[in-house]
A computed fold for a 73-nucleotide RNA from Rhizomicrobium sp., annotated as transfer RNA. RNAcentral holds the sequence, with entries from ENA and MGnify. The same sequence occurs in records of 2 taxa. Its mean pLDDT, the model's own confidence on a scale to 100, is 81. It matches the Rfam family "tRNA". By type it is a transfer RNA.
RNA sequence: GGGGGUGUAGCUCAGUGGAUAGAGCGUCGGUCUACUAAACCGAUGGUCGGGAGUUCGAGGCUCCCCACCCCCU
Numbered sequence: 001g002g003g004g005g006u007g008u009a010g011c012u013c014a015g016u017g018g019a020u021a022g023a024g025c026g027u028c029g030g031u032c033u034a035c036u037a038a039a040c041c042g043a044u045g046g047u048c049g050g051g052a053g054u055u056c057g058a059g060g061c062u063c064c065c066c067a068c069c070c071c072c073u
Stems, first nucleotide, its partner, number of pairs: 001072007010025004018056001026044006049065005
């Protein structure tokens, strides 16, 4: 220098162009318990990496940029 992949909640990840963006774990509170753990119930969670474009509508498509990983030179 060229090509490919990944980027969504604190963490691990889902998410046919159409809903109010979800799950598990975590955290907090409660029930239970002599106490803790477990179990159960509830709550808490997001400028979807940044910008622009396409579209009636973008987490998902297009372009540019950033970070990380892999391959080629």